About this RNA: A computed fold for a 531-nucleotide part of an RNA from a Gammaproteobacteria bacterium, annotated as large-subunit ribosomal RNA, domain I. Its mean pLDDT, the model's own confidence on a scale to 100, is 83. It matches the Rfam family "Bacterial large subunit ribosomal RNA".
[in-house]
Context: one part of a larger RNA
RNA sequence: GGCGUCUGGUGGAUGCCUUGGCGGCAAGAGGCGAUGAAGGACGUGAUACUCUGCGAUAAGCCCUGGGGAGCUGAUAAUAGGCUUUGAUCCAGGGAUCUCCGAAUGGGGCAACCCACCUGAUACUCGGUUAUUGAGAGCCGCGAGGUUCUCAUUAAUUGGGUAAACCAGGUACUUUUGACCUGAAUCCAUAGGGUUAAAAGAGCGAACCCGGGGAACUGAAACAUCUCAGUACCCGGAGGAAAGGAAAUCAACCGAGACUCCGUUAGUAGUGGCGAGCGAACGCGGACCAGCCGAGCGCGAAGAGUGAGUGGAACCAGUUGGAAAGCUGGGCGAUAUGGGUGACAGCCCCGUACACGAAGCUCUGAGCGACGUAUUAAGUAGGGCGGGACACGUGCAAUCCUGUCUGAAGAUCGGGGGACCACCCUCGAAGGCUAAGUACUCCUUGCUGACCGAUAGCGAACCAGUACCGUGAGGGAAAGGUGAAAAGCACCCCGACAAGGGGAGUGAAACAGACCCUGAAACCGGACGCCU
Repeated sequence: GGCGUCUGGUGGAUGCCUUGGCGGCAAGAGGCGAUGAAGGACGUGAUACUCUGCGAUAAGCCCUGGGGAGCUGAUAAUAGGCUUUGAUCCAGGGAUCUCCGAAUGGGGCAACCCACCUGAUACUCGGUUAUUGAGAGCCGCGAGGUUCUCAUUAAUUGGGUAAACCAGGUACUUUUGACCUGAAUCCAUAGGGUUAAAAGAGCGAACCCGGGGAACUGAAACAUCUCAGUACCCGGAGGAAAGGAAAUCAACCGAGACUCCGUUAGUAGUGGCGAGCGAACGCGGACCAGCCGAGCGCGAAGAGUGAGUGGAACCAGUUGGAAAGCUGGGCGAUAUGGGUGACAGCCCCGUACACGAAGCUCUGAGCGACGUAUUAAGUAGGGCGGGACACGUGCAAUCCUGUCUGAAGAUCGGGGGACCACCCUCGAAGGCUAAGUACUCCUUGCUGACCGAUAGCGAACCAGUACCGUGAGGGAAAGGUGAAAAGCACCCCGACAAGGGGAGUGAAACAGACCCUGAAACCGGACGCCU
RNA backbone atom coordinates (compact mmCIF):
# COMPACT_ATOMS: atom_id res chain seq x y z
C1' G A 1 0.00 0.00 0.00
C1' G A 2 -4.03 -3.54 -1.40
C1' C A 3 -8.14 -6.97 -0.13
C1' G A 4 -11.58 -8.77 3.58
C1' U A 5 -14.38 -8.65 8.33
C1' C A 6 -15.80 -5.53 12.23
C1' U A 7 -16.37 -0.74 14.36
C1' G A 8 -16.63 4.66 14.13
C1' G A 9 -16.73 9.87 12.09
C1' U A 10 -18.89 12.91 8.41
C1' G A 11 -23.23 13.64 5.61
C1' G A 12 -28.56 14.24 5.52
C1' A A 13 -30.87 10.43 1.43
C1' U A 14 -34.96 7.27 2.83
C1' G A 15 -39.20 5.96 5.92
C1' C A 16 -42.93 7.95 9.07
C1' C A 17 -45.36 12.70 10.46
C1' U A 18 -47.93 17.73 9.48
C1' U A 19 -48.99 23.20 11.74
C1' G A 20 -48.85 24.74 5.34
C1' G A 21 -50.41 24.62 0.53
C1' C A 22 -53.43 23.06 -4.14
C1' G A 23 -58.18 21.80 -6.56
C1' G A 24 -63.42 21.57 -5.97
C1' C A 25 -68.66 21.85 -3.97
C1' A A 26 -72.54 24.60 -1.24
C1' A A 27 -73.94 28.97 1.00
C1' G A 28 -72.64 34.13 2.07
C1' A A 29 -70.47 38.70 0.77
C1' G A 30 -69.40 41.47 -3.43
C1' G A 31 -66.95 46.77 -1.53
C1' C A 32 -63.86 50.42 1.82
C1' G A 33 -63.18 56.06 1.77
C1' A A 34 -63.48 63.66 3.58
C1' U A 35 -67.69 60.65 10.03
C1' G A 36 -60.41 60.60 6.60
C1' A A 37 -59.82 54.46 3.46
C1' A A 38 -56.19 50.86 1.67
C1' G A 39 -51.24 50.99 3.31
C1' G A 40 -47.70 52.73 6.68
C1' A A 41 -44.34 55.77 10.42
C1' C A 42 -43.79 56.41 15.55
C1' G A 43 -45.28 55.04 20.06
C1' U A 44 -47.74 51.83 23.83
C1' G A 45 -46.05 46.55 28.95
C1' A A 46 -42.98 46.51 35.87
C1' U A 47 -39.25 44.51 31.12
C1' A A 48 -33.58 44.00 25.49
C1' C A 49 -35.51 43.09 20.64
C1' U A 50 -39.33 41.14 17.43
C1' C A 51 -44.42 39.58 16.28
C1' U A 52 -49.59 40.29 17.76
C1' G A 53 -53.08 43.84 19.89
C1' C A 54 -53.91 48.82 20.77
C1' G A 55 -53.37 54.70 20.11
C1' A A 56 -51.18 59.97 24.71
C1' U A 57 -58.06 56.82 27.67
C1' A A 58 -52.42 53.34 23.82
C1' A A 59 -51.74 44.06 25.05
C1' G A 60 -56.45 48.80 26.46
C1' C A 61 -61.94 52.42 28.38
C1' C A 62 -67.73 52.10 28.79
C1' C A 63 -72.54 49.52 28.12
C1' U A 64 -75.77 45.16 26.88
C1' G A 65 -75.93 39.87 26.41
C1' G A 66 -73.37 34.94 27.08
C1' G A 67 -70.25 32.21 30.45
C1' G A 68 -68.66 30.42 35.40
C1' A A 69 -62.97 29.96 37.75
C1' G A 70 -59.28 31.27 37.05
C1' C A 71 -56.57 35.48 34.64
C1' U A 72 -52.40 39.13 33.62
C1' G A 73 -51.17 37.70 24.29
C1' A A 74 -46.67 34.81 21.46
C1' U A 75 -43.39 34.47 26.57
C1' A A 76 -40.52 31.15 30.09
C1' A A 77 -39.20 33.27 34.90
C1' U A 78 -39.64 37.03 38.76
C1' A A 79 -42.19 41.06 40.94
C1' G A 80 -46.81 43.35 41.51
C1' G A 81 -51.85 42.94 40.65
C1' C A 82 -57.23 41.46 39.04
C1' U A 83 -61.23 37.89 40.14
C1' U A 84 -68.16 34.55 42.81
C1' U A 85 -69.61 42.64 44.38
C1' G A 86 -68.57 37.36 38.41
C1' A A 87 -62.54 38.66 36.26
C1' U A 88 -59.90 36.64 31.82
C1' C A 89 -62.73 35.03 27.48
C1' C A 90 -66.89 35.18 23.52
C1' A A 91 -70.98 38.13 20.63
C1' G A 92 -72.99 43.03 19.75
C1' G A 93 -73.00 48.41 20.39
C1' G A 94 -70.31 52.84 21.80
C1' A A 95 -65.87 56.04 23.25
C1' U A 96 -60.76 57.18 22.39
C1' C A 97 -58.11 56.83 17.90
C1' U A 98 -50.57 60.55 17.67
C1' C A 99 -48.36 61.48 12.60
C1' C A 100 -48.15 60.31 7.24
C1' G A 101 -51.13 58.77 3.32
C1' A A 102 -56.85 60.93 -1.80
C1' A A 103 -54.35 64.17 2.38
C1' U A 104 -57.64 68.65 1.60
C1' G A 105 -54.76 75.73 5.61
C1' G A 106 -49.47 76.80 2.96
C1' G A 107 -44.97 74.19 2.05
C1' G A 108 -42.22 69.57 1.77
C1' C A 109 -36.73 65.23 0.60
C1' A A 110 -44.09 60.85 3.30
C1' A A 111 -44.60 60.12 8.68
C1' C A 112 -41.61 66.90 8.97
C1' C A 113 -41.67 72.53 8.80
C1' C A 114 -44.60 77.19 8.99
C1' A A 115 -49.34 79.78 9.49
C1' C A 116 -54.21 82.54 10.00
C1' C A 117 -59.38 82.89 12.12
C1' U A 118 -62.67 81.55 16.04
C1' G A 119 -63.26 79.41 20.74
C1' A A 120 -61.60 77.84 25.49
C1' U A 121 -58.42 79.86 29.33
C1' A A 122 -56.05 84.09 31.95
C1' C A 123 -55.94 89.34 33.05
C1' U A 124 -58.43 93.96 32.74
C1' C A 125 -62.46 97.77 31.94
C1' G A 126 -67.67 98.25 32.16
C1' G A 127 -73.43 96.93 32.25
C1' U A 128 -77.67 94.23 34.68
C1' U A 129 -79.71 91.41 38.80
C1' A A 130 -79.37 89.57 43.62
C1' U A 131 -76.77 88.98 48.82
C1' U A 132 -74.33 91.33 52.97
C1' G A 133 -72.32 95.70 55.33
C1' A A 134 -71.47 101.09 55.98
C1' G A 135 -72.96 106.18 55.13
C1' A A 136 -76.53 109.95 53.61
C1' G A 137 -81.55 111.85 52.26
C1' C A 138 -87.15 111.66 52.63
C1' C A 139 -91.84 109.92 55.20
C1' G A 140 -93.30 108.56 60.22
C1' C A 141 -94.65 110.18 67.46
C1' G A 142 -92.49 105.36 67.24
C1' A A 143 -91.95 100.48 65.19
C1' G A 144 -90.47 100.80 60.55
C1' G A 145 -90.79 101.94 55.16
C1' U A 146 -88.39 103.96 50.84
C1' U A 147 -84.45 106.30 47.63
C1' C A 148 -79.28 107.29 46.58
C1' U A 149 -73.80 106.51 47.13
C1' C A 150 -69.66 103.30 48.33
C1' A A 151 -67.73 98.53 49.34
C1' U A 152 -68.23 92.85 49.43
C1' U A 153 -69.84 88.18 47.33
C1' A A 154 -72.35 85.44 43.38
C1' A A 155 -74.71 84.84 38.62
C1' U A 156 -75.06 86.73 33.76
C1' U A 157 -73.58 89.87 29.69
C1' G A 158 -70.36 93.25 26.48
C1' G A 159 -65.44 95.49 25.02
C1' G A 160 -60.00 95.17 25.11
C1' U A 161 -55.15 92.55 25.60
C1' A A 162 -52.48 87.92 25.55
C1' A A 163 -45.81 84.74 25.15
C1' A A 164 -46.75 79.48 25.41
C1' C A 165 -50.36 75.27 25.59
C1' C A 166 -55.39 73.13 23.99
C1' A A 167 -59.84 72.51 20.63
C1' G A 168 -62.51 73.49 16.04
C1' G A 169 -62.17 75.64 11.18
C1' U A 170 -59.38 77.37 6.74
C1' A A 171 -57.65 72.84 -0.40
C1' C A 172 -59.79 72.22 -5.38
C1' U A 173 -63.94 71.25 -8.67
C1' U A 174 -69.20 70.71 -9.66
C1' U A 175 -74.34 71.63 -8.39
C1' U A 176 -77.99 74.47 -5.78
C1' G A 177 -79.36 78.99 -3.00
C1' A A 178 -78.37 83.99 -1.25
C1' C A 179 -75.69 88.59 -1.58
C1' C A 180 -72.16 92.34 -3.86
C1' U A 181 -70.75 93.84 -8.54
C1' G A 182 -70.91 94.12 -13.75
C1' A A 183 -69.43 94.62 -20.45
C1' A A 184 -70.32 95.08 -25.88
C1' U A 185 -75.75 97.73 -25.14
C1' C A 186 -80.51 101.89 -22.35
C1' C A 187 -82.97 98.31 -19.14
C1' A A 188 -80.76 93.74 -18.94
C1' U A 189 -77.76 89.46 -19.80
C1' A A 190 -72.95 87.15 -20.08
C1' G A 191 -68.85 87.49 -16.91
C1' G A 192 -66.33 88.49 -11.93
C1' G A 193 -66.39 88.13 -6.51
C1' U A 194 -68.19 86.68 -1.49
C1' U A 195 -70.93 83.29 1.39
C1' A A 196 -73.85 78.68 2.84
C1' A A 197 -75.07 73.56 1.98
C1' A A 198 -74.35 69.02 -0.56
C1' A A 199 -71.52 65.89 -3.69
C1' G A 200 -66.88 64.26 -6.04
C1' A A 201 -61.54 62.98 -5.43
C1' G A 202 -58.34 57.72 -3.40
C1' C A 203 -57.87 52.25 -2.86
C1' G A 204 -59.45 47.28 -4.34
C1' A A 205 -58.42 40.20 -7.27
C1' A A 206 -61.22 38.82 -11.40
C1' C A 207 -65.65 39.50 -14.14
C1' C A 208 -68.33 43.93 -17.51
C1' C A 209 -68.99 48.31 -20.98
C1' G A 210 -66.70 52.12 -23.80
C1' G A 211 -62.26 55.16 -26.18
C1' G A 212 -57.38 54.00 -28.32
C1' G A 213 -54.54 49.81 -30.10
C1' A A 214 -49.38 46.66 -31.54
C1' A A 215 -45.68 43.15 -32.89
C1' C A 216 -43.41 38.47 -32.65
C1' U A 217 -46.02 34.60 -35.14
C1' G A 218 -48.74 31.74 -39.41
C1' A A 219 -48.88 32.05 -44.60
C1' A A 220 -43.09 26.91 -44.51
C1' A A 221 -40.05 33.96 -47.80
C1' C A 222 -43.54 38.37 -47.95
C1' A A 223 -46.84 43.10 -48.94
C1' U A 224 -53.48 41.98 -48.89
C1' C A 225 -54.51 38.49 -45.02
C1' U A 226 -53.32 36.16 -40.04
C1' C A 227 -51.87 36.63 -34.95
C1' A A 228 -56.37 40.16 -33.14
C1' G A 229 -59.75 44.03 -31.97
C1' U A 230 -55.63 39.77 -28.70
C1' A A 231 -51.60 41.96 -25.38
C1' C A 232 -51.15 46.74 -23.50
C1' C A 233 -52.82 52.03 -22.20
C1' C A 234 -57.00 55.23 -20.77
C1' G A 235 -62.14 56.26 -18.96
C1' G A 236 -66.54 54.34 -16.40
C1' A A 237 -69.97 51.20 -13.60
C1' G A 238 -72.19 47.20 -10.77
C1' G A 239 -72.84 42.95 -7.65
C1' A A 240 -73.16 41.59 -11.69
C1' A A 241 -72.35 44.49 -16.27
C1' A A 242 -74.14 44.70 -21.15
C1' G A 243 -78.64 43.74 -23.92
C1' G A 244 -83.89 44.16 -24.13
C1' A A 245 -90.03 44.61 -25.50
C1' A A 246 -89.46 44.54 -33.35
C1' A A 247 -89.12 50.51 -38.58
C1' U A 248 -87.30 41.87 -35.92
C1' C A 249 -87.47 37.28 -38.47
C1' A A 250 -90.01 34.29 -41.76
C1' A A 251 -92.09 32.99 -46.47
C1' C A 252 -97.66 33.15 -48.43
C1' C A 253 -97.38 28.79 -43.24
C1' G A 254 -96.30 31.48 -39.37
C1' A A 255 -93.20 33.15 -35.05
C1' G A 256 -93.36 36.90 -31.23
C1' A A 257 -88.25 41.35 -26.10
C1' C A 258 -83.31 40.29 -24.40
C1' U A 259 -79.42 37.05 -22.34
C1' C A 260 -76.98 32.16 -21.89
C1' C A 261 -76.26 26.79 -23.27
C1' G A 262 -76.73 22.54 -26.92
C1' U A 263 -77.53 21.81 -32.06
C1' U A 264 -77.86 23.53 -36.97
C1' A A 265 -72.11 23.27 -38.57
C1' G A 266 -66.83 23.44 -39.57
C1' U A 267 -72.55 23.65 -43.07
C1' A A 268 -73.91 28.34 -46.26
C1' G A 269 -70.37 31.59 -47.30
C1' U A 270 -65.78 34.49 -47.20
C1' G A 271 -60.56 34.13 -48.61
C1' G A 272 -52.98 36.54 -52.42
C1' C A 273 -60.43 31.34 -53.18
C1' G A 274 -53.56 30.77 -50.02
C1' A A 275 -52.82 30.43 -44.80
C1' G A 276 -57.06 30.78 -42.78
C1' C A 277 -61.78 33.14 -41.10
C1' G A 278 -66.66 31.39 -40.40
C1' A A 279 -72.41 32.66 -39.61
C1' A A 280 -77.84 32.69 -39.70
C1' C A 281 -82.95 30.69 -40.21
C1' G A 282 -84.86 26.59 -37.71
C1' C A 283 -84.94 23.03 -33.53
C1' G A 284 -84.01 21.49 -28.19
C1' G A 285 -83.29 23.71 -23.32
C1' A A 286 -82.21 27.57 -18.89
C1' C A 287 -85.18 31.71 -17.43
C1' C A 288 -89.43 34.21 -18.30
C1' A A 289 -92.26 40.32 -17.68
C1' G A 290 -93.39 43.77 -19.34
C1' C A 291 -93.68 48.95 -19.60
C1' C A 292 -93.66 55.02 -19.45
C1' G A 293 -91.61 54.80 -12.09
C1' A A 294 -92.40 48.41 -13.34
C1' G A 295 -90.93 51.23 -8.11
C1' C A 296 -89.58 54.32 -3.00
C1' G A 297 -89.89 55.24 2.63
C1' C A 298 -91.81 53.61 7.52
C1' G A 299 -93.36 49.14 9.31
C1' A A 300 -96.95 44.96 12.89
C1' A A 301 -96.01 39.89 12.62
C1' G A 302 -93.25 35.60 10.96
C1' A A 303 -88.76 32.87 9.28
C1' G A 304 -83.34 32.36 9.04
C1' U A 305 -78.52 33.33 11.13
C1' G A 306 -76.53 33.87 15.81
C1' A A 307 -71.97 34.34 21.43
C1' G A 308 -73.91 29.99 23.52
C1' U A 309 -77.15 25.78 26.37
C1' G A 310 -78.54 20.56 26.87
C1' G A 311 -76.56 16.45 24.47
C1' A A 312 -76.40 8.53 24.81
C1' A A 313 -73.40 4.54 26.49
C1' C A 314 -67.63 0.43 30.32
C1' C A 315 -65.64 -2.21 33.56
C1' A A 316 -62.12 -6.10 35.05
C1' G A 317 -57.85 -9.08 33.87
C1' U A 318 -53.36 -9.39 30.87
C1' U A 319 -48.63 -7.68 27.79
C1' G A 320 -46.20 -3.21 28.10
C1' G A 321 -42.79 2.67 30.12
C1' A A 322 -47.80 3.81 28.86
C1' A A 323 -53.81 0.43 26.65
C1' A A 324 -57.37 2.75 23.29
C1' G A 325 -54.14 -3.57 21.80
C1' C A 326 -55.57 -8.88 23.49
C1' U A 327 -59.03 -11.87 26.72
C1' G A 328 -63.81 -11.90 29.41
C1' G A 329 -68.44 -9.91 30.48
C1' G A 330 -71.76 -5.42 29.30
C1' C A 331 -74.07 -0.89 27.27
C1' G A 332 -75.30 3.15 23.54
C1' A A 333 -76.34 4.59 18.52
C1' U A 334 -80.47 10.06 14.01
C1' A A 335 -73.55 10.60 16.99
C1' U A 336 -68.65 12.71 10.91
C1' G A 337 -64.20 13.93 13.33
C1' G A 338 -60.04 15.36 16.65
C1' G A 339 -57.29 14.45 21.23
C1' U A 340 -55.64 11.36 25.17
C1' G A 341 -48.16 7.74 26.98
C1' A A 342 -49.67 2.16 20.73
C1' C A 343 -55.27 1.17 17.23
C1' A A 344 -61.30 4.28 21.97
C1' G A 345 -69.01 4.35 19.59
C1' C A 346 -69.28 4.20 25.67
C1' C A 347 -62.03 8.80 28.90
C1' C A 348 -62.02 14.28 27.04
C1' C A 349 -63.53 18.05 23.28
C1' G A 350 -67.16 17.58 20.11
C1' U A 351 -70.86 15.70 16.51
C1' A A 352 -76.47 14.07 15.22
C1' C A 353 -80.66 16.05 17.44
C1' A A 354 -83.43 19.82 20.38
C1' C A 355 -83.21 24.92 22.01
C1' G A 356 -81.07 30.19 21.83
C1' A A 357 -80.67 37.24 23.47
C1' A A 358 -79.19 41.52 20.84
C1' G A 359 -77.73 42.77 16.10
C1' C A 360 -78.19 41.51 10.98
C1' U A 361 -80.78 39.25 6.63
C1' C A 362 -85.35 37.69 4.08
C1' U A 363 -90.76 37.73 3.46
C1' G A 364 -93.99 41.46 4.44
C1' A A 365 -100.28 42.94 6.63
C1' G A 366 -100.91 48.11 6.83
C1' C A 367 -99.69 53.39 6.31
C1' G A 368 -97.31 57.51 3.75
C1' A A 369 -94.88 60.46 -0.08
C1' C A 370 -93.52 61.09 -5.23
C1' G A 371 -93.84 60.33 -10.57
C1' U A 372 -96.84 59.20 -14.93
C1' A A 373 -93.58 60.97 -21.69
C1' U A 374 -97.12 61.65 -26.20
C1' U A 375 -95.18 59.96 -31.79
C1' A A 376 -89.11 62.40 -32.04
C1' A A 377 -85.37 66.79 -38.79
C1' G A 378 -80.14 68.76 -40.24
C1' U A 379 -83.26 63.02 -38.93
C1' A A 380 -84.12 58.87 -42.86
C1' G A 381 -81.94 58.67 -47.52
C1' G A 382 -77.92 60.15 -51.22
C1' G A 383 -72.40 61.44 -53.13
C1' C A 384 -67.10 60.87 -51.55
C1' G A 385 -63.70 58.48 -47.70
C1' G A 386 -63.47 54.89 -43.87
C1' G A 387 -65.18 51.30 -40.20
C1' A A 388 -68.56 47.15 -38.29
C1' C A 389 -71.32 43.02 -39.94
C1' A A 390 -68.62 35.31 -40.74
C1' C A 391 -68.91 38.74 -45.68
C1' G A 392 -61.15 41.33 -47.75
C1' U A 393 -65.70 46.38 -52.75
C1' G A 394 -67.49 42.38 -54.44
C1' C A 395 -73.81 41.87 -57.92
C1' A A 396 -73.01 43.90 -51.58
C1' A A 397 -78.08 44.47 -49.09
C1' U A 398 -77.92 45.94 -43.46
C1' C A 399 -75.51 49.11 -39.36
C1' C A 400 -72.01 53.47 -37.73
C1' U A 401 -70.18 58.28 -39.59
C1' G A 402 -65.43 62.41 -41.14
C1' U A 403 -67.23 65.64 -45.20
C1' C A 404 -70.92 67.71 -48.87
C1' U A 405 -76.05 67.39 -49.24
C1' G A 406 -80.98 66.28 -47.86
C1' A A 407 -87.10 64.05 -47.67
C1' A A 408 -92.10 62.28 -46.55
C1' G A 409 -95.74 63.16 -42.55
C1' A A 410 -99.81 56.93 -41.44
C1' U A 411 -103.70 58.67 -48.18
C1' C A 412 -96.96 58.27 -44.98
C1' G A 413 -92.41 55.59 -43.95
C1' G A 414 -88.57 51.26 -43.23
C1' G A 415 -87.36 46.12 -44.38
C1' G A 416 -87.71 41.25 -46.84
C1' G A 417 -79.02 40.60 -49.33
C1' A A 418 -77.85 44.93 -56.05
C1' C A 419 -82.36 46.89 -58.33
C1' C A 420 -87.95 47.04 -59.93
C1' A A 421 -93.14 45.38 -59.36
C1' C A 422 -96.74 42.67 -56.55
C1' C A 423 -97.26 40.66 -51.81
C1' C A 424 -95.94 40.13 -46.65
C1' U A 425 -94.19 42.41 -42.36
C1' C A 426 -92.95 46.21 -39.07
C1' G A 427 -93.25 51.83 -37.27
C1' A A 428 -86.64 54.64 -36.77
C1' A A 429 -84.73 59.35 -35.43
C1' G A 430 -87.07 59.52 -26.60
C1' G A 431 -86.50 56.29 -22.24
C1' C A 432 -86.73 52.16 -18.27
C1' U A 433 -86.68 46.94 -17.03
C1' A A 434 -85.95 41.40 -12.73
C1' A A 435 -84.50 36.23 -13.92
C1' G A 436 -81.65 32.81 -16.58
C1' U A 437 -75.23 34.43 -17.74
C1' A A 438 -69.61 35.94 -16.12
C1' C A 439 -66.07 36.35 -11.93
C1' U A 440 -63.80 35.53 -6.65
C1' C A 441 -59.41 40.02 -3.17
C1' C A 442 -62.84 37.88 0.87
C1' U A 443 -66.14 34.79 4.95
C1' U A 444 -68.22 29.99 6.68
C1' G A 445 -68.87 24.79 6.23
C1' C A 446 -67.72 20.37 3.65
C1' U A 447 -64.66 17.60 0.38
C1' G A 448 -60.26 15.09 -2.58
C1' A A 449 -57.74 7.42 -6.50
C1' C A 450 -54.32 16.22 -4.61
C1' C A 451 -48.79 17.36 -2.31
C1' G A 452 -46.17 15.77 2.03
C1' A A 453 -40.63 19.81 3.30
C1' U A 454 -35.63 19.62 -3.74
C1' A A 455 -43.02 18.13 -3.16
C1' G A 456 -47.24 21.50 -2.25
C1' C A 457 -48.20 28.75 -2.92
C1' G A 458 -42.08 32.17 -3.84
C1' A A 459 -43.23 31.62 1.49
C1' A A 460 -45.51 24.86 6.77
C1' C A 461 -40.24 28.39 10.08
C1' C A 462 -41.23 36.39 12.04
C1' A A 463 -41.12 35.65 3.56
C1' G A 464 -42.13 39.16 -0.53
C1' U A 465 -38.07 38.46 4.72
C1' A A 466 -32.43 38.07 4.21
C1' C A 467 -29.73 39.27 0.10
C1' C A 468 -28.81 41.53 -5.08
C1' G A 469 -29.77 45.99 -8.15
C1' U A 470 -29.07 53.60 -8.91
C1' G A 471 -33.91 51.94 -10.30
C1' A A 472 -37.96 49.38 -12.55
C1' G A 473 -37.23 44.82 -10.55
C1' G A 474 -35.19 40.02 -9.03
C1' G A 475 -35.60 36.96 -4.81
C1' A A 476 -33.80 32.50 -1.45
C1' A A 477 -32.29 28.85 2.23
C1' A A 478 -34.43 27.23 6.61
C1' G A 479 -39.88 21.74 9.68
C1' G A 480 -39.42 16.93 13.52
C1' U A 481 -35.71 15.72 21.51
C1' G A 482 -39.28 13.23 24.58
C1' A A 483 -45.52 10.70 26.49
C1' A A 484 -44.00 14.48 29.85
C1' A A 485 -38.34 18.99 30.36
C1' A A 486 -38.42 14.75 33.87
C1' G A 487 -33.53 19.69 29.32
C1' C A 488 -28.32 15.94 33.04
C1' A A 489 -28.38 18.03 40.78
C1' C A 490 -23.52 16.49 42.32
C1' C A 491 -18.22 14.66 41.36
C1' C A 492 -13.66 14.33 38.04
C1' C A 493 -10.05 16.06 33.67
C1' G A 494 -9.61 20.76 31.42
C1' A A 495 -8.36 27.51 31.28
C1' C A 496 -13.78 29.24 36.99
C1' A A 497 -13.26 27.06 28.75
C1' A A 498 -14.80 24.12 24.58
C1' G A 499 -15.24 19.14 24.86
C1' G A 500 -15.42 14.71 27.51
C1' G A 501 -15.76 10.74 31.79
C1' G A 502 -18.92 9.21 35.98
C1' A A 503 -23.66 9.87 38.55
C1' G A 504 -28.86 10.80 37.89
C1' U A 505 -33.80 11.28 34.63
C1' G A 506 -36.16 8.45 31.06
C1' A A 507 -38.96 2.71 27.93
C1' A A 508 -34.75 4.47 25.23
C1' A A 509 -29.46 9.50 26.02
C1' C A 510 -25.77 5.96 19.72
C1' A A 511 -33.53 10.36 22.06
C1' G A 512 -28.64 15.46 25.23
C1' A A 513 -30.94 20.24 22.34
C1' C A 514 -25.73 20.36 15.60
C1' C A 515 -31.31 16.30 19.37
C1' C A 516 -36.84 10.68 15.20
C1' U A 517 -35.03 7.32 11.45
C1' G A 518 -29.80 8.11 9.92
C1' A A 519 -28.46 5.39 3.19
C1' A A 520 -24.30 6.69 -0.18
C1' A A 521 -20.13 9.50 -1.67
C1' C A 522 -15.78 10.91 1.57
C1' C A 523 -12.27 10.11 6.08
C1' G A 524 -10.49 6.97 10.22
C1' G A 525 -9.52 2.76 13.82
C1' A A 526 -9.01 -2.67 15.21
C1' C A 527 -8.06 -7.55 13.48
C1' G A 528 -6.75 -11.22 9.53
C1' C A 529 -4.27 -12.21 4.89
C1' C A 530 -0.99 -10.57 0.78
C1' U A 531 3.02 -7.42 -0.90